[in-house]
RNA sequence: GUCAUCCAAUCGGGGUGCCUGGGCCGAGUCGGCCCAAGCUGAGAACACACCCGUAUAACCUGAACCGGGUAAUGCCGGCGGAGGAAAUUGCGAUGCCUGUCAC
Numbered sequence: 001g002u003c004a005u006c007c008a009a010u011c012g013g014g015g016u017g018c019c020u021g022g023g024c025c026g027a028g029u030c031g032g033c034c035c036a037a038g039c040u041g042a043g044a045a046c047a048c049a050c051c052c053g054u055a056u057a058a059c060c061u062g063a064a065c066c067g068g069g070u071a072a073u074g075c076c077g078g079c080g081g082a083g084g085a086a087a088u089u090g091c092g093a094u095g096c097c098u099g100u101c102a103c
C1' cells in the first nucleotide's frame, strides 16, 4: 500500500412454496380459509429468525419455459458466464507486495 481473503459495526436487499388427511365456506368437480402430518431447504413467515449486499446465482424476470423425477411442487438438472438485483466504515485479523532503519 488504490492488493487478496476473512471478521465486525452500521445501513440496506430478499423469500416464505408443495402435497396428504380432517373441518368450514363459496361454488360447481374448482377455489379459499383453519388444524394436523409429510417433502425440499439456511429459511416454508409475521422472527431480536434465516440468507444476501457488486455478484458465474440472496432474490426477481424470462416462466403457464425445456428434460428428468415425484403423491405434489424451482424437488433435481438445463436455461445460466442470460437480463436485473441491496454498501459504506474500521488507529479489525491474516497473508502478500514495496520502501526505510538496525544487526
Stems, first nucleotide, its partner, number of pairs: 001096001003095004007090004011053004017039002020036007059084003065078004
Annotation
The prediction has a mean pLDDT of 76. This is a predicted structure of a 103-nucleotide RNA (TPP riboswitch aptamer (THI element)) from Lentisphaerae bacterium ADurb.Bin082. NCBI's taxonomy places the organism under Bacteria, Pseudomonadati, Lentisphaerota.